[in-house]
Context: one part of a larger RNA
Molecule: large-subunit ribosomal RNA, domain III
Organism: Minisyncoccota bacterium
RNA sequence: GAGUAGCGAAUGAGGAGUGAGAAACUCCUCCGCCGAAUGAUCAAGGGUUCCAGGGUCAAGCUAAUCUGCCCUGGGUAAGUCGGGACCUAAGGCGAGGCCGACAGGCGUAGUCGAUGGACAACGGGUUGAUAUUCCCGUACCGGCAACAUGGCGCCCCUGACGAACCCGGUGAUGCUCACCACCCAAAGCCAUGCUGACGAAGGCCUUCGGGCCUAGCGGUGUGGUGGAGCGUGGGACCCGAACCGGUAGUAGUCAAGCGAUGGGGUGACGCAGGAAGGUAGCCCAACCGUGGCGAUGGUUGUCCACGGGCAAGGACGUAGCACGGACGGUAGGCAAAUCCGCCGUCCUCACUUCGAUGUGGAGUGUGAGAUCUGACGCGGAGCCAUUUGUGGUGAAGUGGGUGAUCCUAUGCAGCCAAGAAAAACCUCUAGCGAGCCAUGCGCCGCCCGUACCCCAAACCGACUCAGGUGAUCAGGUAGAGAAUACCAAGGCGAUC
Numbered sequence: 001g002a003g004u005a006g007c008g009a010a011u012g013a014g015g016a017g018u019g020a021g022a023a024a025c026u027c028c029u030c031c032g033c034c035g036a037a038u039g040a041u042c043a044a045g046g047g048u049u050c051c052a053g054g055g056u057c058a059a060g061c062u063a064a065u066c067u068g069c070c071c072u073g074g075g076u077a078a079g080u081c082g083g084g085a086c087c088u089a090a091g092g093c094g095a096g097g098c099c100g101a102c103a104g105g106c107g108u109a110g111u112c113g114a115u116g117g118a119c120a121a122c123g124g125g126u127u128g129a130u131a132u133u134c135c136c137g138u139a140c141c142g143g144c145a146a147c148a149u150g151g152c153g154c155c156c157c158u159g160a161c162g163a164a165c166c167c168g169g170u171g172a173u174g175c176u177c178a179c180c181a182c183c184c185a186a187a188g189c190c191a192u193g194c195u196g197a198c199g200a201a202g203g204c205c206u207u208c209g210g211g212c213c214u215a216g217c218g219g220u221g222u223g224g225u226g227g228a229g230c231g232u233g234g235g236a237c238c239c240g241a242a243c244c245g246g247u248a249g250u251a252g253u254c255a256a257g258c259g260a261u262g263g264g265g266u267g268a269c270g271c272a273g274g275a276a277g278g279u280a281g282c283c284c285a286a287c288c289g290u291g292g293c294g295a296u297g298g299u300u301g302u303c304c305a306c307g308g309g310c311a312a313g314g315a316c317g318u319a320g321c322a323c324g325g326a327c328g329g330u331a332g333g334c335a336a337a338u339c340c341g342c343c344g345u346c347c348u349c350a351c352u353u354c355g356a357u358g359u360g361g362a363g364u365g366u367g368a369g370a371u372c373u374g375a376c377g378c379g380g381a382g383c384c385a386u387u388u389g390u391g392g393u394g395a396a397g398u399g400g401g402u403g404a405u406c407c408u409a410u411g412c413a414g415c416c417a418a419g420a421a422a423a424a425c426c427u428c429u430a431g432c433g434a435g436c437c438a439u440g441c442g443c444c445g446c447c448c449g450u451a452c453c454c455c456a457a458a459c460c461g462a463c464u465c466a467g468g469u470g471a472u473c474a475g476g477u478a479g480a481g482a483a484u485a486c487c488a489a490g491g492c493g494a495u496c
Base pairs, nucleotide, nucleotide: 012030013029014028015027016026017025031493032492033491034490039473040472041471042470045453046452049451050074051073052072053071054070055069059067060066079140080139081449082448083447084446086117087116091112092111093110097106098105099104121138122137123136124135125134141445142444143443144442147440148439149438150437151436152435158255159254160253161252166246167245168244169243170242174239179234180233181232182231184229188225189224190223191222192221193220194219195218196217198216202213203212204211205210257432258431262428263427264426265425270415271414273412276408277407278406281402282401283400284399285398287308288307289306290305291304292303293301309378310377313373314372315371320366321365322364323363324347325346326345327344328343329342330341332340333339349360350359351358382393383392384391385390416419459468460467475487476486477485478484
C1' cells in the first nucleotide's frame, strides 16, 4: 500500500439451556429451501474421517462452549451378502520349442486373469457406534453319520449271452526224399586238324664245342563217346491253416449303485417392436377400528384426523411359452456307447393339407401370479407408566378402482450389420463296483472384506474450491413425461 480488496452462489426469527463468554453450539416453536434431489443404497477412490468422553494453542476465511480439529478410550461378528477354496474373455506369464552378439523377443501344452457365466436366507428386533453377519422366528445348501423302517441289489436260485488251453477227427495250400520226364551239358576217354621262340635218358652225325631226327609233352579247333549237376516240370509221408466233435451251456459276462480329465446336449447371447397375463405401488371408501366434538356463528354427523400390513421357504402347478413318440439299422462323433448324428419302418384326439403341412387338444418340460401354509408369530394407529434413558399394552385388517420402466420373458413375431468362451448342469459309455437309496434323532461348515463418506467439506481438482465422478430405488396433485411447478418420506438453512 491499507484497516484497502476480499470473507467463495442460497432466509432466517423468537424462547430456553450450557458456559467466563453465544448471531453461528444444544433443545423447543415457527418460517424458508431441496425433493429424478440438497433423499436412500452400492461400486471406484479415500482410510478411522465412524461412536463416546474430555479439550480449545494451532486448523475452520469471523466468534466458537462446536467440528471431518487435538487427546483418551471404543467400534466393523456371515455355510447362504461380495471375493477365494469353481469357470473362462481380452490380455499377461509361459515347461519343452523357435529366433536373437548379450540383454532378450515370440510362442505350444499349461497357468493366471471379471468388467461376464455358475452358486444355498428371509422377515422382525436390537447398539452410542455392526448387522441378510448378533438375537428371535421360519428356511435352504453341502458334508459326515449311529440306530430303526421301507425299497433296490450282491450271495442262493433264475434268466440272457457265452469262450479258451487241450484231446480226437476231416484235412486245403505249401516243401521236398525215392523216382519219372524234359532240356542243357562239364570232367574224362577216342579219332583228327593246326601250333610251340618245348623236346630226350632213345637213334644218327660230330670239328667233341655241339647239331639233327623223332618218341613224348604243352596249347587249341572239330567230331564221337561219356553223363557230373543248388537246372526245369511232376512227386508221397510228416508238419499243418481252417472246419467238425469233445472239453461245455463249463469258466466267465450282464442284471443295485457311483461314474469321467473322454463323446454328445445344454449353458449360448444382436437390434429395434407391439400385444397379453400378472404384481409392486398408488387412489377412493358411505365399510371396519381408534381418537376428537371445537378460541368466533354452526359442527353426534352421509362430521373431522389417522390406520386398515407381513418375507424367504413349503404345498399346489394356473395364464403363458417350447417340444411328436416308439422300434430297427449304421461306415461319422480320434477308444467305447443304449447318447448325438444319418437312414428306414410303424403309431394318434379332432379339423386341415400333396405331405407332421398347419392349428387346437392330450402328454412332457418350463413357468409369472393367485390360493393355502409360514403366522396361536411379528408388526401395528393409539393408549398407559416413566427417573425422559425407556418399559408395558394394543384395535381394525375389508370392498372397489388405477396401474408400471418390474415379473412371465434368455419368451413371441420382425429385421440385417448375423450378434463370446469355458465351467456348472443333463446324458452316454470307458472304468469302479458289493453294497446302495429314501425318511427320521443328530453333528460339522475354512480364509479375506464388512466402521464411515460416496454427485461429496471425507474421492479427483494445492483449499471445508459455484468444476468432474459409474450403477440402483423412484411417492402425491396437475401433466404425454424421470420436463416443469408445489408437496411427502427424508434432508438442509451452506462458517462472517